[in-house]
RNA sequence: AGAGUUUGAUCAUGGCUCAGAUUGAACGCUGGCGGCAGGCCUAACACAUGCAAGUCGAGCGGAUGAAGGGAGCUUGCUCCUGGAUUCAGCGGCGGACGGGUGAGUAAUGCCUAGGAAUCUGCCUGGUAGUGGGGGAUAACGUCCGGAAACGGGCGCUAAUACCGCAUACGUCCUGAGGGAGAAAGUGGGGGAUCUUCGGACCUCACGCUAUCAGAUGAGCCUAGGUCGGAUUAGCUAGUUGGUGGGGUAAAGGCCUACCAAGGCGACGAUCCGUAACUGGUCUGAGAGGAUGAUCAGUCACACUGGAACUGAGACACGGUCCAGACUCCUACGGGAGGCAGCAGUGGGGAAUCUUCCGCAAUGGGCGCAAGCCUGACGGAGCAACGCCGCGUGAGUGAAGAAGGUUUUCGGAUCGUAAAGCUCUGUUGUCAGGGACGAGAGACUUGAUCAGGAAAUGGGUCAAGGAGGACGGUACCUGACGAGAAAGCCACGGCUAACUACGUGCCAGCAGCCGCGGUAAUACGUAGGUGGCGAGCGUUGUCCGGAAUUAUUGGGCGUAAAGGGAGCGCAGGUGGGAUUAUAAGUCAGUCUUAAAAGUUCGGGGCUCAACCCCGUGAUGGGAUUGAAACUAUAAUUCUUGAGUGCAGGAGAGGAAAGCGGAAUUCCUAGUGUAGCGGUGAAAUGCGUAGAUAUUAGGAGGAACACCAGUGGCGAAGGCGGCUUUCUGGACUGUAACUGACACUGAGGCUCGAAAGCGUGGGGAGCGAACAGGAUUAGAUACCCUGGUAGUCCACGCCGUAAACGAUGAAUGCUAGGUGUAGGAGGUAUCGACCCCUUCUGUGCCGGAGUUAACGCAAUAAGCAUUCCGCCUGGGGAGUACGGUCGCAAGACUGAAACUCAAAGGAAUUGACGGGGGCCCGCACAAGCGGUGGAGUAUGUGGUUUAAUUCGACGCAACGCGAAGAACCUUACCAGGUCUUGACAUUGAGUGAAAGACAUAGAGAUAUGUCCCUUCUUCGGAACACGAAAACAGGUGGUGCAUGGCUGUCGUCAGCUCGUGUCGUGAGAUGUUGGGUUAAGUCCCGCAACGAGCGCAACCCCUGUCCUGUGUUGCCAGCACUUUAGGUGGGAACUCACAGGAGACUGCCGCGGAGAACGCGGAGGAAGGCGGGGAUGACGUCAAGUCAUCAUGCCCCUUAUGACCUGGGCUACACACGUACUACAAUGGGGCGUACAGAGGGCAGCGAAGGAGCGAUCCGGAGCGAAUCCCAAAAAACGCCUCCCAGUUCGGAUUGCAGGCUGAAACCCGCCUGCAUGAAGUCGGAAUCGCUAGUAAUCGCAGGUCAGCAUACUGCGGUGAAUACGUUCCCGGGCCUUGUACACACCGCCCGUCACACCACGGAAGUCAUUCACACCCGAAGCCGGUGGGCUAACCGCAAGGAAGCAGCCGUCUAAGGUGGGGGCGAUGACUGGGGUGAAGUCGUAACAAGGUAACC
Repeated sequence: AGAGUUUGAUCAUGGCUCAGAUUGAACGCUGGCGGCAGGCCUAACACAUGCAAGUCGAGCGGAUGAAGGGAGCUUGCUCCUGGAUUCAGCGGCGGACGGGUGAGUAAUGCCUAGGAAUCUGCCUGGUAGUGGGGGAUAACGUCCGGAAACGGGCGCUAAUACCGCAUACGUCCUGAGGGAGAAAGUGGGGGAUCUUCGGACCUCACGCUAUCAGAUGAGCCUAGGUCGGAUUAGCUAGUUGGUGGGGUAAAGGCCUACCAAGGCGACGAUCCGUAACUGGUCUGAGAGGAUGAUCAGUCACACUGGAACUGAGACACGGUCCAGACUCCUACGGGAGGCAGCAGUGGGGAAUCUUCCGCAAUGGGCGCAAGCCUGACGGAGCAACGCCGCGUGAGUGAAGAAGGUUUUCGGAUCGUAAAGCUCUGUUGUCAGGGACGAGAGACUUGAUCAGGAAAUGGGUCAAGGAGGACGGUACCUGACGAGAAAGCCACGGCUAACUACGUGCCAGCAGCCGCGGUAAUACGUAGGUGGCGAGCGUUGUCCGGAAUUAUUGGGCGUAAAGGGAGCGCAGGUGGGAUUAUAAGUCAGUCUUAAAAGUUCGGGGCUCAACCCCGUGAUGGGAUUGAAACUAUAAUUCUUGAGUGCAGGAGAGGAAAGCGGAAUUCCUAGUGUAGCGGUGAAAUGCGUAGAUAUUAGGAGGAACACCAGUGGCGAAGGCGGCUUUCUGGACUGUAACUGACACUGAGGCUCGAAAGCGUGGGGAGCGAACAGGAUUAGAUACCCUGGUAGUCCACGCCGUAAACGAUGAAUGCUAGGUGUAGGAGGUAUCGACCCCUUCUGUGCCGGAGUUAACGCAAUAAGCAUUCCGCCUGGGGAGUACGGUCGCAAGACUGAAACUCAAAGGAAUUGACGGGGGCCCGCACAAGCGGUGGAGUAUGUGGUUUAAUUCGACGCAACGCGAAGAACCUUACCAGGUCUUGACAUUGAGUGAAAGACAUAGAGAUAUGUCCCUUCUUCGGAACACGAAAACAGGUGGUGCAUGGCUGUCGUCAGCUCGUGUCGUGAGAUGUUGGGUUAAGUCCCGCAACGAGCGCAACCCCUGUCCUGUGUUGCCAGCACUUUAGGUGGGAACUCACAGGAGACUGCCGCGGAGAACGCGGAGGAAGGCGGGGAUGACGUCAAGUCAUCAUGCCCCUUAUGACCUGGGCUACACACGUACUACAAUGGGGCGUACAGAGGGCAGCGAAGGAGCGAUCCGGAGCGAAUCCCAAAAAACGCCUCCCAGUUCGGAUUGCAGGCUGAAACCCGCCUGCAUGAAGUCGGAAUCGCUAGUAAUCGCAGGUCAGCAUACUGCGGUGAAUACGUUCCCGGGCCUUGUACACACCGCCCGUCACACCACGGAAGUCAUUCACACCCGAAGCCGGUGGGCUAACCGCAAGGAAGCAGCCGUCUAAGGUGGGGGCGAUGACUGGGGUGAAGUCGUAACAAGGUAACC
């Protein structure tokens, strides 16, 4: 510090997710030791048991009565004394601390800083005292009640208990004279003096009283800060203030009576929800965010609610009273209790410990002290809960062991790892030693100092001995012995780490993206590897990353986001100069900010964690200064703003009036059959006279031309003309005011269209509606009608894609060019032109900016001020609530749930029922076909035991198959074989083959004969039996593959290097202007070059030349049986080789002085001469596992192999491709010509002969320029037929033959005779062809024993047409749109149906909460009180003062009743929403999406 994820790719926006740290954690697997910390986050749920607050006999009366002493005597008893010890009670101090918990509390709290009107036990310091009396009461005794808890009567007694009196430095009150108010003793020691012999008295110590100060603690007040919700906007009657009174320790409506009407609130009152607060803790670079366990400070609470008492302090955790709920005891009459103290139990929960030891230390209470108490505390225990440390061994060791895994079988890896050898001893086990924490104080003894008569006591010093829970622990030493001690997670990317097997969209994984459908580095297992390590992973939390809430530090044209517009209160911000102040601001000093923690520097535990010491840091306050800036006050200025004056422009607004054109309607005339409408029609109108036309009239609405990215207005918006009223802007001037300004939450006003209300109006247009069309349907688009509405007046509504998708204001920052309204200048006689300037409105463009597109002085640039708004998509602008509205609805405006995207700009493609240019037998123009018939052949379908398999738009279907009777053959039935029909290897035996016979359908089996072959002697070939490895598979997967092929397409394209442009994907080049068959060439150009394609090079053909002439040829010569046959020739044809030739080379015109095009000459051939071979990058998961090869899977007495027979040839049907025809351009007969290219030895097969013929007999010649196949056929000549189902056509069938072949039944071909079907030119539709082509005619070859209408070639005869590119199809280039990228066979919307999920409404039902009204009203404080009762004081007494109980009243908890408000749960039914591989209906959107889309 970033990364993954939207896309084919890119940039940006934006969410989701991850890597880090953290934790009072929990869960899973695992687990050696130690140190230090922390350990009910849930039920403030209920609690058994034990303990957690007592102490003082030096306050008191009593009880108890040890040691010791004495007496008596019965010598082990009694009595006296003595008082140690212990105890309930009275009394004192303490139980208000310590300990626990966080329910309540949004302020009676907390934090920070201040303040005045207070109290304060114990403690410290000072001052003054501590005199003298009195009456009770518990304990105790006795009687009584009760189950108990406990209670009552009578009687006795003490005090540091209680009450007077005296005194009063100081204190309090006051009318300033005066008045009021206190105490307590106890213990130690003691020389005089006194004594009732107890003591008084003195002294010391501890106490007591009053008071002043301090310290500590507490109470109160003020300011600032302190969570969320406005779908909570108004709250408040003791409320706000005053006066009198009361009350408190104390200010105060704290309480009360009266008076006034205040107080709080958008700077968020009130209400609702949530929550103890802080130091701190976690995180973060910081700012911040989250949090408030342990430790520390504060607060609150103590079963729930209320209340007071006592006290210095409480409205009191282990006190009291009352009410309530719950639990327990009970003799049923009554009682008892409160773990949110420490342990512990139940319960809840994912989850949190021992009913431990000790007061040795620290601290607390009481006490003079010893001491007692202390679940505070110190320790130990449990659990890896956290942090830190240590260990599980170290060195050496290659035969790279065994074994595991893997393998291309060679190896590789685990791996120096192990074993082995040599060591060490942390931890562990055993044994021995053994702490620090214990310093001091107290205690005992001694010495010394001050005071004092002295002593006790006090201060200082010294000595002494006792005291340890932890714990025989830490630590040290010795011995033993590698012995006892490693796991967890991960390994597709993010993210370090890979293979094998299993599984087969199953099982499963997953934080996100996503893996899994037979070769899974993603599931499971194993091996290996990586990470961490006594832990590791998962889950949860919070911060970070996240600049995704942006103060630091974001945005708003199109991604989410500018309010529809204006006016304007509050608020925020605000021009120049001077002076003052000092609120903000800045600086110094002081103070505070507890400690702990954190930072930094040190120190101590062997280190570390941990602990200790010091230091630093943030905020607040006070005070002293500074005066630049902001602010405040005052004075002043004119440039911001405004006013005045002088002008011109304008669809600015409101009202009234007027005008013409047009549509429609009415009346009348002319006139006749149609009009209207559409893609085409129909509905409609019209003979009752329409449309058309003429004249007149009525009525409503809108204002052609001018008219213009022209004008005006804040926006919405405004358009004939005139008048009236009226707003604003602009220009000039510089007279006036002197900052008067900008923005603007709420608020107010305006606000298109549609809509609503009332009343008018209604020509045209026209939702709804009706009809006609279209259509599969057509509730639409089109047509004919047509109501609301559109218009006017008044009143509502308040929204729009209300858009420049761009808030308002101010300033600054290059230019160019239009246009509208002014002003000025130069010049001129004048007007233009020209120049300058202000205001508005456009275009282009630089810097800058932007994700890009773009914006660019009218900013989306650079800055300032203010307002509004945004924070992933969907759910949803929905629900609920509220406000507004007559309604429609508007404004405000969520959540559950769900997804990992949604969206922007640009790029490359693809596509478009987008555009432009161009090409192609693409259309058109022609010729001939197919589709109809019969037959052949292939396919589908059907059938079958099998009808083997593959190929399926073009690009499957006379295709694989260049030829299924057996074989082929893969299929079926049956019969057989199992190392095999075929291959290799080792060992053994031997021939094997062949011939014959028998059985059998055959494979095969048996028998007989024959008995060895080659040899370099090593062996080889062949066969057999047995055993292994293995063979074999036309079994699967062409979607695992190679190779080969088809297709777009012989279309002209496809790319690269460098450079340049762009953030980038990419672009440029390759686009443009011409041209070409061509990305062919030329020109231009930020491109310059290059490659694969095109073309050329290759073959055939067309002309000529040269060479060679046999088997080919024969011009001239000769012979001749008349046959190039012979001699001969080498001219010609021809054959085979090699060359030439054509290049826009020449001329003219056009074109750009180009490329090139057109025409011409010459030429056999002319602009690529014709044909072939040749197929770029790629597309179609195209085809082929059945040509071959091949991975994986599968079969192995069978999915392999052999044999016989059958099938591939079936047949209601459908399709493709062909052949033959339908005839006279023809059929038949006779005769006569002319090819090319091929083939031939298990072959072609001549002559001759036989047969009507197929064919047979025959066997010359020829391995072929020699011989044969071989006859070419159309054609031509003559004859015939005469338009018909025929002398056309030949299917079908019968009979008789031929050929091949073991074999023609299923199932071959041919011949002859006979038979003579359909068919008379073919519907919709559709195919081929542009010249030696189509059409037509035959010939040959391959395959092949035989079988050709097929295929491949060959030649003969030999046309027509092309105006042209509008349209159909395909293609190329450019451009445009796109929501497509699996790319239009794309994407995608809504209803319905089904399943699931969450939510809303709902008659109601239930719970909870809040305030109000009324009733009842415990305990208690306060107040009142006739009567009752009472020790202290007064009084001689009567009585008084004072008090107590009782009663009454105010307040009031719980409870009850009632009507409301809020919130929640549930609810028949209902509503929409979301999600869900293959449901239904349509096709709304994306292209002009087929009616442009959208608000």
This is a predicted structure of a 1495-nucleotide RNA (small-subunit ribosomal RNA) from an uncultured rumen bacterium. Rfam family: Bacterial small subunit ribosomal RNA. Gene Ontology terms of the family: structural constituent of ribosome and ribosome. The coordinates come from a structure-prediction model, not an experiment, and the mean pLDDT is 83.